The part of an RNA shown here (small-subunit ribosomal RNA, 3' major domain) has 475 nucleotides and comes from a metagenome. Its mean pLDDT, the model's own confidence on a scale to 100, is 85.
Context: one part of a larger RNA
């Protein structure tokens, strides 16, 4: 100087408390451990691994296993020789591939040849998702969006160092004020950026409809007001008032205002820590393999299943289930696509097909909600696992191993021990919608809106963190 203390003081955070809803019990989905296996590819392991890499394993992917094959190679450059190559067909084969046949002369040319492609040969080399993340770059997590981390000059101490950065106030903040052997400065904080909330203005099509006419319908004529869209501006600064404070920084209350003291949300992550994670994105040193640890193919596996754990979905019902009718979003996506209407099927879907590269057309029905009826507390008209049969869809192909539909079947489950998690407002809870990936496959992820609470006395205690101080057998 740090680190540590079941030392002290001050302060903060859904840290506790006050509340609301969960997990832990059930069934299923998914990840992991374990076990099994020819293989169940690999990585990730307290917080900060475990719906994580994977924004989508039937084949492919795929790295694993079994079997069948290749050896200058699936891919790159160079050399020699020969020939166009592509393409198509037949036979054998699980296919990779092998054999045979057809097919013919591409582009440029100084006619020597050159280019592209294919075959053969020789080697230089290719290749490796092989090892080392404790050799590395890059990227990322984490403490933590916590308020800290430093430097120059000066001063001070023999020196390591100290001072500044401590003190008194204050703040979300090393934020600002006052004081001070310090005076300044940098990286952080804040602001600048995006979005949302209000107003003005410019512009009115595909959007809008107050007034006029019109229609089944903003449908048409028309209108430029309103909504909305997207350009440009304004607006919030403790600016004003009162109190308080040291005449300060500020704090408390009020006015006006759409918004008030950082308005809400996002992006933004200091010096560093964990030899944290990643050599399976990529790049890369070293080591290793080179008729194999490289390459091609078929089938299998990654989907196994006495069990254990994490994360979720659905429930256990009446604030509910079922049936009929009826209302109101936002944000997205679409040409190898979205696919209306019509017809057809109980349905998943099918047939035909308009429009739309989309403020125009389509996906598209929002759901919870409202109205009416029924069920009457039951393992039920709750719950839907499991299983049987029959279908339809994607795709060469749904057996291992897809999602969906109809009929039947109708398991556990009556609110969950110890323990433990999230959340402070348009939040929790609850309800649907869309998108990426994607042929198909979503209870996951990411985004969107609808309905919409309770509680916070407070800081004694638990956990984490910041500042000062004290002790030290620690570095």
């Nucleotide at each position: 100087u740090g680190a540590c203390g079941g030392g002290g003081g001050c302060c903060c955070g859904c840290a506790c408390a006050a509340g609301c809803g969960g997990u832990g019990g059930a069934g299923c989905a998914u990840g992991u451990g374990g076990u099994u296996u020819a293989a169940u590819u690999c990585g990730a392991c307290g917080c900060a691994a475990c719906g994580c890499g994977a924004a989508g394993a039937a084949c492919c992917u795929u790295a694993c296993c079994u079997g069948g094959u290749c050896u200058u190679g699936a891919c790159a450059u160079c050399c020699u020789c020969u020939g166009c190559a592509a393409u198509c067909a037949a036979u054998g084969g699980a296919g990779a591939c092998a054999u045979u046949g057809a097919g013919u002369u591409c582009u440029c040319u100084u006619c020597g040849g050159a280019g592209a492609c294919a075959g053969a040969g020789a080697g230089a080399c290719a290749g490796g998702u092989g090892c080392u993340g404790c050799a590395u770059g890059g990227c990322u997590g984490u403490c933590g969006u916590c308020a800290g981390c430093u430097c120059g000059u000066g001063u001070u101490g023999u020196g390591a160092g100290a001072u500044g950065u401590u003190g008194g106030g204050u703040u979300a903040a090393g934020u600002c004020c006052c004081g001070c052997a310090a005076c300044g400065a940098g990286c952080g904080c804040a602001a600048c950026c995006c979005u949302u909330a209000c107003c003005c203005u410019u512009a009115g099509u595909u959007g809008c409809c107050a007034a006029u006419a019109u229609u089944a319908a903003g449908u048409u004529a028309g209108g430029a007001a309103c909504u909305c869209u997207a350009g440009g501006g304004g607006g919030a600064c403790u600016g004003c008032c009162a109190g308080u404070g040291u005449u300060a920084a500020g704090c408390u209350g009020g006015a006006g205002g759409a918004a008030g003291g950082u308005g809400g949300g996002g992006a933004u992550g200091a010096c560093g820590u964990c030899a944290a994670g990643u050599c399976c994105u990529c790049a890369u040193g070293g080591c290793c393999c080179u008729u194999a640890u490289g390459a091609c193919c078929a089938g299998g596996g990654c989907u196994a299943c006495a069990c254990a754990c994490g994360u979720g979905c659905u429930a256990c019902a009446a604030u509910g289930g079922u049936a009929a009718c009826u209302a109101c979003a936002a944000a997205g996506a679409g040409u190898a696509g979205c696919g209306a209407a019509a017809c057809u099927g109980c349905g998943a879907g099918g047939u035909u097909a308009a429009g739309c590269g989309a403020a125009u057309c389509u996906c598209a029905a929002a759901a919870a909600g409202g109205u009416u009826a029924u069920c009457a507390c039951a393992g039920u008209u709750c719950g839907g696992a499991u299983c049987g049969c029959a279908g339809a869809c994607u795709g060469c192909a749904a057996c291992u191993c897809g999602a969906c539909u109809g009929c039947g079947u109708g398991a556990a489950g009556u609110u969950g021990g110890a323990a433990u998690c999230g959340c402070u407002a348009g939040u929790a809870a609850u309800c649907g919608u869309a998108g990426a990936u994607c042929a198909g496959c979503a209870u996951g992820c990411u985004a969107c809106g609808g309905u919409g609470a309770a509680u916070a006395c407070g800081u004694u205690c638990c956990c984490g963190g910041g500042c000062c101080u004290u002790g030290u057998a620690c570095a």